């Protein structure tokens, strides 16, 4: 880096080095940040994908956490495209912008397991 499947509103931070950015990308919004950003290291923790054990209806449930990953501000921070509702209109079309709502969907992304 390709594809498949599953999950993504829960949960869990201290220290050292570092020294200005960061929240994936584009735009907008909104946040975090010299009371110290990113990054690296150490320790701790969360979770339970792989994993371990047990049970049975054999693919599910329960328990566990040694090991491999992952994660430890805010929903994947929110919006963007489509749909539904609602509002505006006599109705339809259309529109909804820093002017609406939806634990609806898609796309994109992240993580895990497998993979030509």
């Nucleotide at each position: 880096g390709u594809g498949u499947u599953a999950u993504c509103a829960a949960g869990a931070a201290a220290g050292g080095c570092g020294g200005a950015g960061g929240g994936a990308u584009u735009a907008g919004a909104c946040c975090c940040u010299a009371u110290g950003a990113a990054g690296c290291c150490u320790u701790a923790g969360c979770a339970a994908c792989c994993c371990u054990u047990u049970a049975c209806c054999c693919g599910u449930a329960a328990a566990g956490a040694a090991g491999g990953u992952g994660c430890u501000a805010a929903a994947u921070u929110c919006u963007a495209c489509c749909c539904u509702g609602c509002a505006u209109u006599g109705a339809a079309c259309a529109u909804g912008u820093u002017u609406c709502a939806g634990c609806g969907g898609a796309u994109a992304g992240a993580u895990a397991a497998c993979u030509a």